[in-house]
RNA sequence: GGGGAUGUAGUUCAGCGGGAGAACGUCUGGAUCGCACCCAGAAGGCCAGGGGUUCAAUUCCCCUCAUCUCCA
Numbered sequence: 001g002g003g004g005a006u007g008u009a010g011u012u013c014a015g016c017g018g019g020a021g022a023a024c025g026u027c028u029g030g031a032u033c034g035c036a037c038c039c040a041g042a043a044g045g046c047c048a049g050g051g052g053u054u055c056a057a058u059u060c061c062c063c064u065c066a067u068c069u070c071c072a
Stems, first nucleotide, its partner, number of pairs: 001071007010024004018055001026042005048064005
């Protein structure tokens, strides 16, 4: 320098045109003599950034950025 993949909650990930979610973690309450496990609830997201298409974009297209990987 060129090709490919990934970017969504604190972490690991699902979702791939119309509702933003799961597990773990965190917080509160319950249970327990107490702790862990367990049960109930809550908080936590400019869906990497910008532009385009569309009635409507996390989702499709383009550019940029970051990380991983392959070739040279």

This is a predicted structure of a 72-nucleotide RNA (transfer RNA) from a Clostridiales bacterium.
Its Rfam family is "tRNA". Rfam links the family to the GO term triplet codon-amino acid adaptor activity.
It was read from a public genome assembly.
Its mean pLDDT, the model's own confidence on a scale to 100, is 84.
The organism belongs to Eubacteriales, within Bacteria.